The RNA shown here (c-di-GMP-I riboswitch aptamer) has 78 nucleotides and comes from a Desulfuromonadales bacterium. The source organism's lineage runs through Bacteria, Pseudomonadati, Thermodesulfobacteriota, Desulfuromonadia and Desulfuromonadales. It was read from a public genome assembly, where an Rfam model found it. Its Rfam family is "c-di-GMP-I riboswitch aptamer". From the family's description: GEMM was predicted in a large-scale screen for bacterial structured RNA regulatory elements.
[in-house]
RNA sequence: CUCCGAUAAGAGCAAAGCUGGGGCGACCCAGUGACGCAAAGCCUUGGAUCACAACGAUGUGAUGGCCGGGCUGCCGAA
Numbered sequence: 001c002u003c004c005g006a007u008a009a010g011a012g013c014a015a016a017g018c019u020g021g022g023g024c025g026a027c028c029c030a031g032u033g034a035c036g037c038a039a040a041g042c043c044u045u046g047g048a049u050c051a052c053a054a055c056g057a058u059g060u061g062a063u064g065g066c067c068g069g070g071c072u073g074c075c076g077a078a
Base pairs, nucleotide, nucleotide: 004076005075012037013036017032018031019030020029021028022027035065041071042070043069046067047066048063049062050061051060052059053058
């Protein structure tokens, strides 16, 4: 350095629900709250699902905590 991921150590993030707000909606933001996560950090020009408009080809959005892929990162047992 690469692979790998432990009843290690120090950290980190934050599901559902609830409250308030935004949006036609999927969903998002803040607070609260922790189901979990070795990348649950970042990136939608691959796939998938969802929403809206068409109802007809499709277009526009949403989900990175659905998967794939790319980039970066803490620690160091076997």